[in-house]
Context: one part of a larger RNA
Molecule: large-subunit ribosomal RNA, domain VI
Organism: Candidatus Uhrbacteria bacterium
RNA sequence: CGUUGAAACUUGCGAAGUCUCUUCCCUAGUACGAGAGGACCGGGAAGGACGAACCUCUUGUGUACCGGCUAUUCCACCAGGUGUAGCGCCGGGUAGCGACGUUCGGUUUAGAUAAACGCUGAAAGCAUCUAAGCGUGAAGCUGUCUUCAAGAUCAGGUUUCGUUAUCAGGCUCCUGGGAGAUAACCAGGUUAAUAGGCGGUAGGUCGAAGCGCAGCAAUGCGUGUAGCCGAGCCGUCCUACGUGUCCGAGUGC
Repeated sequence: CGUUGAAACUUGCGAAGUCUCUUCCCUAGUACGAGAGGACCGGGAAGGACGAACCUCUUGUGUACCGGCUAUUCCACCAGGUGUAGCGCCGGGUAGCGACGUUCGGUUUAGAUAAACGCUGAAAGCAUCUAAGCGUGAAGCUGUCUUCAAGAUCAGGUUUCGUUAUCAGGCUCCUGGGAGAUAACCAGGUUAAUAGGCGGUAGGUCGAAGCGCAGCAAUGCGUGUAGCCGAGCCGUCCUACGUGUCCGAGUGC
């Protein structure tokens, strides 16, 4: 820009992907074979690699979470803290993200076939799967499964809204994230829980400071399921989402 206005929901021309491999058990030590050995067919169970999704478990990260430790600076001093030292070092760790983790997948068959195997059958009184005709037959092909998909310009379909008014609807702007480089997409914009704050809570850390008690002291115990806390969950209009501008003729016969 087109699809002759808009919103929502769709059909699927077509395209892409997947469709994998191994071992063991039963059938059966059966058929077969002198023996050694050892099946087809059919049924079942594990696993490898690969792929997808996810974070309940395990594990990793988690530089604005919690605790411990050292040197030094500063807060007048003690106590308690702050800055710096690779996040100073060390021990843990929520959310998120990830795999080493979890769950799932490659099923079912249908059709047309390849090699191959056949039926009927002449040319050629026989024979012949082939010349006419008709079958069986593969992890392969076309469907069945998954994803995208109407620029499929033959531009599809359904429902609803709108009919002369800047209307239906949309953009801009603002709060944001499960989205994301930016666009885009999505959740919201006071008729509001979109983000922050605040309250509660899951969860993390691991027992705060102060005070008291015991001890010469280091230290320990009590107050105390303490204190502190980022992303999770629930709630609450306290703060910010103000007022607006702009685009938008869809017809007639």